[in-house]
RNA sequence: UACUCCCGUUAGAGGUGCUGCCACCACGGUGGUUGCUGAGAACACACUCUUGGAACCUGAUUCGGAUAAUGCCGACGAAGGAAAACGGAAGAGCGAACCC
Numbered sequence: 001u002a003c004u005c006c007c008g009u010u011a012g013a014g015g016u017g018c019u020g021c022c023a024c025c026a027c028g029g030u031g032g033u034u035g036c037u038g039a040g041a042a043c044a045c046a047c048u049c050u051u052g053g054a055a056c057c058u059g060a061u062u063c064g065g066a067u068a069a070u071g072c073c074g075a076c077g078a079a080g081g082a083a084a085a086c087g088g089a090a091g092a093g094c095g096a097a098c099c100c
Stems, first nucleotide, its partner, number of pairs: 003093003006088005011050004016044001017036002020033005056081003062075004
C1' cells in the first nucleotide's frame, strides 16, 4: 500500500411471532390493546442482510431444554437454497507481494 471494520451513494433480498383482555363473529377466525423475546413482531422519522452470504427460507406438524406461551434457548448447521456495485477524509484491526 492492498484488505477488513467504519462512512456515503445507488440497487436489491428478508422477517413481522406468542400470550392475556375487549369487541365482532360463520366459533374457524378478524380487529384493537397490555405483556414476553429480539436489531426489528407490517409501514416501523424503520430494522437486518447482500456471495468473505446463519439476514432469511427448506428440513419442521423435527429433536432436547425452559416458559403463561412462542424459533424463547440449543441442536439440526462443515446440510440444501438465498439478494451488489462504486466511492471514501479520519480512526481501529490485520499485515501478504513490493519498496526503504
Molecule: TPP riboswitch aptamer (THI element)
Organism: Chlorobiota bacterium